[in-house]
Context: one part of a larger RNA
RNA sequence: UGACCUCAAAUCAGGUAGGACUACCCGCUGAACUUAAGCAUAUCAAUAAGCGGAGGAAAAGAAACUAACAAGGAUUCCCCUAGUAACUGCGAGUGAAGCGGGAAAAGCUCAAAUUUAAAAUCUGGCGGUCUCCGGCCGUCCGAGUUGUAAUUUAGAGAAGCGUUAUCCGUGCUGGACCGUGUAUAAGUCUCCUGGAAUGGAGCGUCAUAGAGGGUGAGAAUCCCGUCUUUGACACGGACUACCAGUGCAUUGUGAUGCGCUCUCGACGAGUCGAGUUGUUUGGGAAUGCAGCUCAAAAUGGGUGGUAAAUGCCAUCUAAAGCUAAAUAUUGGCGAGAGACCGAUAGCGAACAAGUACCGUGAGGGAAAGAUGAAAAGAACUUUGGAAAGAGAGUUAAACAGUACGUGAAAUUGUCGAAAGGGAAACGAUUGCAGUCAGUCGCGUCCGCCGGGGAUCAACCUUGCUUCUGCU
Repeated sequence: UGACCUCAAAUCAGGUAGGACUACCCGCUGAACUUAAGCAUAUCAAUAAGCGGAGGAAAAGAAACUAACAAGGAUUCCCCUAGUAACUGCGAGUGAAGCGGGAAAAGCUCAAAUUUAAAAUCUGGCGGUCUCCGGCCGUCCGAGUUGUAAUUUAGAGAAGCGUUAUCCGUGCUGGACCGUGUAUAAGUCUCCUGGAAUGGAGCGUCAUAGAGGGUGAGAAUCCCGUCUUUGACACGGACUACCAGUGCAUUGUGAUGCGCUCUCGACGAGUCGAGUUGUUUGGGAAUGCAGCUCAAAAUGGGUGGUAAAUGCCAUCUAAAGCUAAAUAUUGGCGAGAGACCGAUAGCGAACAAGUACCGUGAGGGAAAGAUGAAAAGAACUUUGGAAAGAGAGUUAAACAGUACGUGAAAUUGUCGAAAGGGAAACGAUUGCAGUCAGUCGCGUCCGCCGGGGAUCAACCUUGCUUCUGCU
């Protein structure tokens, strides 16, 4: 220095438990207010508060059932049975079940037998191999006869003899299933108003799409969507069951049936049950549960809603276990809608709400939404130490200035008008003043229509003419 032996500590493969939440579920524990017009049994209630335990559901569940029929056939839930039978100071009140009709449907496993011509069973280590949370092969320890497998579960079953009737495993890909994403019509044409057109007028377009929302005002056609669509495509997931295609293995004293029999046929204990006490129930000479005492049987035992004896009949087979669906759900997660409320409403909370704040603490517990289309949130000048003001500027608007949309009332200031002995106020009546919707009259101006009159221009025509004109 290393190894070995015996200990200790640190770090610990794999595995297991707590604590929280708790709407629904299961078990335990367990009141009172209340009602009875008082109150004690009763009722509230086998409820609330409290404790424990789970799951996506839980619990229950394949009859020691219901029945008394021509019988039905696990459980759960709904309708009905029925406010009925029954209980109850027979008061107040409480209060099922069978049948019938539906929803949903699904059946099974141990213990108890000698495999006895053979522990045939299983964990683990090592090696190999495969389609690799695991399977298969080989090998070696171990568990195990105080019992691991096969077979069997009362509906049976075993054994024997017949009949020869029926059925076979596993992987991959795709579909179906679930989630997310992608794509899909038609004006931003002209004029007007306006800060802005989505408004008005005109001319169009799409529509299995004129649901809805946004965009500077009421937008089918500007944007997102909407319809086609329980669809198509892409990606991912789940692969348990189902369908299609395909690959590899197969099948053996294999599995499941059917019939017959002078053959067998095991079935759960301090449990059933009885007594008694308490509680509970519609359960009444005791429905269920629990404590104590006693305490079984095997042609046995339980049940058959009035105790007991005897007999008969019917029906199940307790004291061991598993099991989907129909059912529940003020919590969690994820969606959709509304004849609901619309900021003193609706949750206490539309906002930095279980917040601020209060209380030693348990606990109590508010108020508070809106500038504008866009911050364009007021540059700059000037007074002032600043706050603020006066100008200027933005805006459609600042009488929208982050105390911001609209901005009522009581109340306050200021300006104007009126009044004033009997408080103000009030009722009736008559005046005066101010203001005023509307109506009427007068004047002036403008526009339109009708009648009358004067005059002029233009045009037609006659005559004259100095060719300008006159008539």

Predicted 3D model of a 471-nucleotide part of an RNA (large-subunit ribosomal RNA, domain I) from Schizophyllum amplum. The full RNA is in RNAcentral, with records from Rfam. Lineage of the source: Eukaryota > Basidiomycota > Agaricomycetidae > Schizophyllaceae > Schizophyllum. Its Rfam family is "Eukaryotic large subunit ribosomal RNA". Its Rfam clan is "LSU clan". On this family, see Yusupov et al., Science 2001: "Crystal structure of the ribosome at 5.5 A resolution". Model confidence (mean pLDDT): 80 of 100.